[in-house]
RNA sequence: GGCCGUGUGGCUUAGUGGAAAAGCGCCUCCCUCCGGAGGAGGAGAUCCUGGGUUCAAUCCCCAGCACGGUCG
Numbered sequence: 001g002g003c004c005g006u007g008u009g010g011c012u013u014a015g016u017g018g019a020a021a022a023g024c025g026c027c028u029c030c031c032u033c034c035g036g037a038g039g040a041g042g043a044g045a046u047c048c049u050g051g052g053u054u055c056a057a058u059c060c061c062c063a064g065c066a067c068g069g070u071c072g
Base pairs, nucleotide, nucleotide: 001071002070003069004068005067006066007065010024011023012022013021018055026042027041028040029039030038048064049063050062051061052060
């Protein structure tokens, strides 16, 4: 350099056109002598960046960036 794949809360993943879900973690409360476990509630994501298509884009298209794989 060519080709392929991946990029979504702090972490691991789901979602794949109609305003983003779960687990772990975090915070508060209950329980407990205190923790842990258990129970209840809550906060937290400009969905990598910039364009395009569309009434509407995390999702489709183009370019770029980062990471991984592969070929030379």

This is a predicted structure of a 72-nucleotide RNA (transfer RNA) from Paulinella micropora. The organism belongs to Paulinella, within Eukaryota. It matches the Rfam family "tRNA". By type it is a transfer RNA. Rfam links the family to the GO term triplet codon-amino acid adaptor activity. Its mean pLDDT, the model's own confidence on a scale to 100, is 81.